């Protein structure tokens, strides 16, 4: 330095569940956790998906996909 993640190690995040709480709901929040992650860190910007709402609309989720930023290790 990289449009790299082969092997390895330390460190971390946590689906399903289970429990405790919140929320009309999508779904969040502690706490325990096996599937999995090299950004499964932050942004919430473009899209898709879901909620609630007669609509206008407000939200949700980012472990569906771009995207923009910062970064750990390691260098086949």
């Nucleotide at each position: 330095c990289c449009g790299u993640g082969a092997a390895a190690a330390a460190a971390c995040c946590a689906c399903a569940c289970c429990u405790c709480g919140g929320g009309c709901g999508a779904c969040c929040g502690g706490g325990g956790g096996c599937c999995g992650g090299a950004a499964a860190g932050c942004c919430g910007c473009g899209g898709g998906u879901c909620u609630c709402a007669a609509a206008g609309g407000a939200g949700a989720u980012g472990g569906c996909c771009g995207g923009g930023u910062u970064g750990c290790c390691a260098g086949a």